The RNA shown here (transfer RNA) has 72 nucleotides and comes from Callosobruchus maculatus.
The sequence is in RNAcentral, with records from Rfam.
It matches the Rfam family "tRNA".
The organism belongs to Callosobruchus, within Eukaryota.
The coordinates come from a structure-prediction model, not an experiment, and the mean pLDDT is 82.
RNA sequence: GCCGCCAUGGCUCAGCUGCAAGAGCGUCAGACUAGAAUUCCGGAGGCGCGGGUUCGAAUCCCGCUGGCAGUU
Numbered sequence: 001g002c003c004g005c006c007a008u009g010g011c012u013c014a015g016c017u018g019c020a021a022g023a024g025c026g027u028c029a030g031a032c033u034a035g036a037a038u039u040c041c042g043g044a045g046g047c048g049c050g051g052g053u054u055c056g057a058a059u060c061c062c063g064c065u066g067g068c069a070g071u072u
Base pairs, nucleotide, nucleotide: 001071002070004068005067006066007065010025011024012023013022018055027043028042030040031039048064049063050062051061052060
C1' cells in the first nucleotide's frame, strides 16, 4: 500500500430501518445492619466524526478517524 472485521453508558455485550436504545457488572442514593458485605428498591450515564438514501437510520451506502487480523 491492498483486503477484511470492529467502533452502542466507566467495562463486557444485545439491538438485522418503526413503541420512549436495553441487559449484566460498576457507580450514586435509599431500605436492611451495631457497622460492613449480601439482598431489595430507585437514579444518573451511551449509538466515533462528516455526508447521503428513506416518511423514518444505532441499523443501509460513501468518506474520514481509531483499533484488530491477514497479505506483498